Model confidence (mean pLDDT): 81 of 100. Lysine riboswitch aptamer from a soil metagenome, 174 nucleotides, folded computationally. The model forms 100% of the base pairs in the Rfam consensus.

RNA sequence: AGGUAGAGGCGCGGAACAUCAAUAGUACCCGGAGUAGAGUGGGCUCGAUGAUACCGGUUAAAGGGAUUUCUGCCGAAGUUAUACAAGUUACCCAAGCUUGUAUUGCUGGGUCUGCAUCUAAGAGGUGCAGGACUGUCACUUUUGGUUUUCCCAAUCAAAAGUGGAGCACUAUCU
Numbered sequence: 001a002g003g004u005a006g007a008g009g010c011g012c013g014g015a016a017c018a019u020c021a022a023u024a025g026u027a028c029c030c031g032g033a034g035u036a037g038a039g040u041g042g043g044c045u046c047g048a049u050g051a052u053a054c055c056g057g058u059u060a061a062a063g064g065g066a067u068u069u070c071u072g073c074c075g076a077a078g079u080u081a082u083a084c085a086a087g088u089u090a091c092c093c094a095a096g097c098u099u100g101u102a103u104u105g106c107u108g109g110g111u112c113u114g115c116a117u118c119u120a121a122g123a124g125g126u127g128c129a130g131g132a133c134u135g136u137c138a139c140u141u142u143u144g145g146u147u148u149u150c151c152c153a154a155u156c157a158a159a160a161g162u163g164g165a166g167c168a169c170u171a172u173c174u
Stems, first nucleotide, its partner, number of pairs: 001174006009074001011073006018067003029057004037046003040094004077107003081103009108134002111131008136164012
């Protein structure tokens, strides 16, 4: 320098004709009452054949989430920014959102709290900041063991303290 195997733990992803909650008493539809605007911005479209908002009746679904099962793994994976492509919000442009690819940067891991953001969301995700916990390596101190006549020193293990980062760490092969 390269290869192989492995460890961290409420560990990280994927899938399902699965189950559950929520979406939601919401959309659509029907009726009432009632008037001129409504649709994220522009175009454009809809609207006196009465829209939007309001009241009543009936009443979903998709994306997203949790659990279970199976499965791939330990930069597992996630994500900022930029560019490209596809999809979505009736249609076009913008803007928003979802997915994928490439480049770049950040993050050891899960968890809790606060703020912000995506979302229907009190779910979950993400970003920033902070807290304790935990794994790993390095250094220092102490204790014990081994080597030694004894001490020093070396080495192994444990505890405490401080610090670093995953292209790292441990073992092994060339």